The RNA shown here (c-di-GMP-I riboswitch aptamer) has 78 nucleotides and comes from a Deltaproteobacteria bacterium. Its Rfam family is "c-di-GMP-I riboswitch aptamer". Rfam describes the family as follows. GEMM was predicted in a large-scale screen for bacterial structured RNA regulatory elements. Lineage of the source: Bacteria > Pseudomonadati > Myxococcota > Myxococcia. Model confidence (mean pLDDT): 84 of 100.

RNA sequence: ACUCCGAAAGGGCAAAGCCAGAGUAAUCUGGUGACGCAAAGCCACGGGUCCUGAUUUCAGGACAGCCGGGUUGCCGAA
Numbered sequence: 001a002c003u004c005c006g007a008a009a010g011g012g013c014a015a016a017g018c019c020a021g022a023g024u025a026a027u028c029u030g031g032u033g034a035c036g037c038a039a040a041g042c043c044a045c046g047g048g049u050c051c052u053g054a055u056u057u058c059a060g061g062a063c064a065g066c067c068g069g070g071u072u073g074c075c076g077a078a
Stems, first nucleotide, its partner, number of pairs: 005076002012037002017032006035065001041071003045068003048063006
């Protein structure tokens, strides 16, 4: 120095619920609120789940806090 790893400290994110708004919907945005998170940063690439349309193997969309993959990255003890 790097990799694995995850004690400490500082800082970070923010589930459910509630309020307001957008959307046919899944869901999203802002506020409030903290269940959790070391990538709970980013990317729908593979799988998965969900929504809409259709007679369909289809088409369009949502989820990165379902799993894998890619990519960037804070701190430092055993």